[in-house]
RNA sequence: GUGGACAUAGCUCAAUGGCAGAGCACUAGACUGUGGAUCUAGUGGUUGCGGGUUCAAAUCCCGUUGUCCACCCCA
Numbered sequence: 001g002u003g004g005a006c007a008u009a010g011c012u013c014a015a016u017g018g019c020a021g022a023g024c025a026c027u028a029g030a031c032u033g034u035g036g037a038u039c040u041a042g043u044g045g046u047u048g049c050g051g052g053u054u055c056a057a058a059u060c061c062c063g064u065u066g067u068c069c070a071c072c073c074c075a
Stems, first nucleotide, its partner, number of pairs: 001071007010024004018055001026042005048064005
């Protein structure tokens, strides 16, 4: 340089154009002699960034940043 994949909650991931979710973690309470486990409730989001299409975009299109993989070139 060429091609491809990925980016969503603190972590790991889901959501095939129609209310942004789950598990773990965290906070509070219940239970317990204490802790753990268990149960109940709750907090937590610029869906990498900038535009576009659409009544409606995490999802489609363009650009861009980062990470990874393959290939090419040089040594």

The RNA shown here (transfer RNA) has 75 nucleotides and comes from a Chloroflexota bacterium. It matches the Rfam family "tRNA". By type it is a transfer RNA. Its family is annotated with triplet codon-amino acid adaptor activity in the Gene Ontology. NCBI's taxonomy places the organism under Bacteria, Bacillati, Chloroflexota.